RNA sequence: UACUCAUCAAGAGAGGUUGAGGGACCGGCCCAAAGAAACCUCGGCAACCUGGAAUUUCAGGUGCCAAUUCCGGCAGAGCAAGGUAGCUCUGGAAGAUGAGAU
Numbered sequence: 001u002a003c004u005c006a007u008c009a010a011g012a013g014a015g016g017u018u019g020a021g022g023g024a025c026c027g028g029c030c031c032a033a034a035g036a037a038a039c040c041u042c043g044g045c046a047a048c049c050u051g052g053a054a055u056u057u058c059a060g061g062u063g064c065c066a067a068u069u070c071c072g073g074c075a076g077a078g079c080a081a082g083g084u085a086g087c088u089c090u091g092g093a094a095g096a097u098g099a100g101a102u
Stems, first nucleotide, its partner, number of pairs: 003100006013042005021031003025073004043065003047062007069094001074091006
């Protein structure tokens, strides 16, 4: 690295360096010079795993700190409409995180 399982409607700041982009991809729609992304310092949130206490706490390992994974991207059902491919629900696909295994 491909694979398996689980979760993804909640939650979480400030400063410094820097200087144009970012939200995985595509289409929308957003964020951004009242500083994007990245790096650093302190802080926080709490999903998984490990260990100790004891039924919710401590420590550690990752992770995360705009918008439902921002929405849709494939299929089914229902509603609406036959000047149009809209709305709702469900299940997938893809993605992210953790753990495991090879």
This is a predicted structure of a 102-nucleotide RNA (SAM riboswitch aptamer (S box leader)) from Chloroflexi bacterium HGW-Chloroflexi-2. Lineage of the source: Bacteria > Bacillati > Chloroflexota.